[in-house]
This record gives sequence, structure tokens and C1' cells, in this order.
RNA sequence: GCCCGGGUGGUGAAAUAGGUAGACACACAGGACUUAAAAUCCUGCGGAAGUUAAAUUCCGUGCCGGUUCGAUUCCGGCCCCGGGCA
Repeated sequence: GCCCGGGUGGUGAAAUAGGUAGACACACAGGACUUAAAAUCCUGCGGAAGUUAAAUUCCGUGCCGGUUCGAUUCCGGCCCCGGGCA
């Protein structure tokens, strides 16, 4: 230099012949149980605005653009990680 694969919450990891982003697990928080804890069970768990609390709205898939009514998904460029060829 060329080719291939990958980059999504705190972590791992789903969702793609374009149509609700974050299933599931772990971690974490609150509660139940317990003399107390562990285990187990229940609930919650991206960010901002808003609110007594909510409802609701907006933003968020490595970064910047493009196509589209609509992009994690398609196209272009770039960055990073892994592998192969020279």
C1' cells in the first nucleotide's frame, strides 16, 4: 500500500434485503426474605429539557457528509481495533 471483519448503555451482546434503538445477561440502585448476611425473588437502570412526582418533548449506534418521508442498517471520506496479502 491492497483486501476482509469489527466499533451500539457502566460491561458483554442482540436488533440490519431501511420503519418503536438498546432484547438478553452481568454490574449497579431500591425493596422483600433473614437475627444479620449470602443465595433467591420483585422493581428500576443512556443523556437533556420539563415536573412536587409524572405526562410529554428533544438528542443518542466511532467521527463528518450524502441518499431517503424515515438510516445502527445503504453510499462516500476519515479515525481506531483485529486478521490476511504484498
Description:
Transfer RNA from an uncultured Gammaproteobacteria bacterium, 86 nucleotides, folded computationally. The sequence was found in a public genome assembly. Its Rfam family is "tRNA". From the family's description: Transfer RNA (tRNA) molecules are approximately 80 nucleotides in length. The family's RNA type in Rfam is transfer RNA.